Source information:
The part of an RNA shown here (small-subunit ribosomal RNA, 5' domain) has 477 nucleotides and comes from Erythroxylum pelleterianum. The coordinates come from a structure-prediction model, not an experiment, and the mean pLDDT is 85. Its Rfam family is "Bacterial small subunit ribosomal RNA". Rfam links the family to the GO terms ribosome and structural constituent of ribosome.
[in-house]
Context: one part of a larger RNA
């Protein structure tokens, strides 16, 4: 000298673009963050004089809910990053090739009675479907002989189709899994290992595998440092440095882990599930004491913690996600406002002229000298500011559809008007004198300074250095 998510102190006029709990993975009021599907189904409920039709909703059903979105607590690991690899799966999506034939039994809803303070049940009637079950038929496995096991669903339209279901084959994406190699500190940690290290049989998995488990063999790791302890999310990156290398790992993307702490398992193509579920456990909270409820490391916002990090905002116009045949509904993801000099970037706080070198202030060898063309003063612009007046692009797609926003932008009018601090001045180091003070009060990164001529403490005046900033104080090169 660079660099920060910084933070204090003095000060502060705008714009643009970023970025903003680094600490307690501490404990949360309130509100919203995952809905959709009436073109699967039976039904309630409003409107209409009635048919007919239309519009909404709690249940079955179907899909999503494993995506997006937080955070880094644990991990030194096949966890990451690179480079291979084989014995796997895969909803939706795209390509081929077939197929849907026949029956059945039910449970919500809903009615009725009824426990219970709540949360939530309990019995009795009934009902429909793309929900469930049986047959019978394709197909697939196979040791090629056979035996076992084992599909289906309709909807909408006038109709043509269409949008779905089943079965096989193959692709695209996505996931699991295994293997080379890299991957912090400590030997004041030298030995560790019995499911261990491998072999057989059985079991399990979607798939290898000591994955499990029974027998049998003793093995397997280590000084190229095993095992123990600390410490830690890993990487593209970023930051300093001519490299070589050090530090670091916010924001942005890529893998991982996690969801109050701790175990399980259901559904499902996926999950051992952040806003799902079961049990046991702290804390909160409700109770009629018999029993319930909750889980912000989603957006916002509170309380603590702490030098310290923002609104209990607007909108789904745009992108994108999810549901639907669509219209469309959702969306704290996004997109966009406000808050802070926290950064980086960029314009301003006037231009030009103009010595009686004015007052006034320092200073003085009293003539001189500085501040200083600086200011007054003429003259002249309006970036910026204020008023007024037009007024977007971002809208794909014929129209219509903009939160942002009366915003950016544009013209016109006023008027020099609304805008400069902060630090430093004895070397390092760029910049000097008075006055007061007298080893005192002070200063200070280092050497130092200060005991009566202090360029080093305070103040004045000057001056230098950087400017909407400046200086300090922590980190790292």
């Nucleotide at each position: 000298g660079g660099a920060u998510g910084a933070a204090c102190c003095c000060u502060a006029g705008c714009g643009g673009c970023a970025u903003g709990c680094u600490u307690a993975a501490c404990a949360c009021a309130u509100g919203c963050a995952a809905g959709u599907c009436g073109g699967a189904c039976g039904g309630g409920a409003a409107g209409u004089g009635g048919u007919g039709u239309u519009u909404u909703c709690a249940a079955u059903g179907g899909u999503a809910g494993a995506c997006g979105g937080g955070u880094g607590a644990g991990u030194a690991a096949c966890g990451c990053a690179u480079a291979a690899g084989a014995a796997c799966c895969u909803g939706c999506c795209c390509u081929u090739a077939g197929g849907a034939g026949g029956g059945g039994a039910a449970c919500a809803a809903u009615a009725g009675c009824u426990a219970g303070a709540a949360a939530c049940g309990a019995c009795u009637a009934g009902u429909a479907g793309u929900a469930c079950c049986c047959c019978g038929u394709a197909g697939g496995c196979u040791g090629a002989g056979g035996a076992a096991c084992a599909a289906a669903a309709g909807g909408a339209g006038g109709a043509a189709u269409c949008c779905g279901c089943u079965c096989a084959a193959g692709g695209a994406g996505a996931g699991g899994c295994u293997u080379g190699u890299g991957u912090c500190u400590a030997a004041u940690u030298a030995g560790c290992u019995a499911g261990u290290u491998g072999g057989u049989g059985a079991g399990g998995c979607a798939a290898u595998a000591g994955c499990u488990u029974a027998c049998c063999a003793a093995g397997g790791c280590g000084a190229u440092g095993a095992u123990c302890a600390g410490u830690a999310g890993c990487u593209g990156g970023c930051u300093c440095g001519a490299g070589a290398g050090g530090a670091u790992g916010a924001u942005c993307a890529g893998c991982c882990a996690c969801a109050c702490a701790g175990g399980g398992a259901c559904u499902a193509a996926g999950a051992c599930a952040c806003g799902a579920c079961c049990c046991a456990g702290a804390c909160u909270c409700c109770u009629a004491c018999g029993g319930g409820a909750g889980g912000c490391a989603g957006c916002a916002g509170u309380g603590g913690g702490g030098a310290a990090u923002u609104u209990u905002u607007u909108g789904c116009a745009g992108u994108g996600g999810g549901c639907g045949a669509a219209a469309g509904c959702u969306u704290g993801a996004c997109a966009g406002a406000g808050c802070a000099a926290u950064a980086c970037c960029g314009c301003g706080u006037g231009g030009a002229g103009g010595u009686a070198g004015a007052a006034g202030g320092c200073a003085u060898a009293c003539g001189a000298g500085u501040c200083g063309u600086g200011a007054a003063c003429u003259u002249u612009u309006u970036u910026u500011u204020c008023u007024a007046g037009a007024g977007a692009a971002g809208a794909a797609g014929c129209a219509a559809u903009g939160a942002u926003g009366g915003u950016a932008u544009c013209u016109a009018g006023g008027g020099a008007a609304u805008a400069a601090g902060c630090a430093u001045u004895g070397a390092c180091u760029a910049a000097c004198u008075c006055u007061a003070u007298g080893c005192c009060a002070a200063c200070u990164g280092c050497c130092g300074c200060a005991g009566u001529a202090a360029u080093a403490c305070a103040g004045a005046g000057g001056a230098u250095g950087c400017a909407a900033g400046u200086g300090u104080u922590a980190u790292c090169c």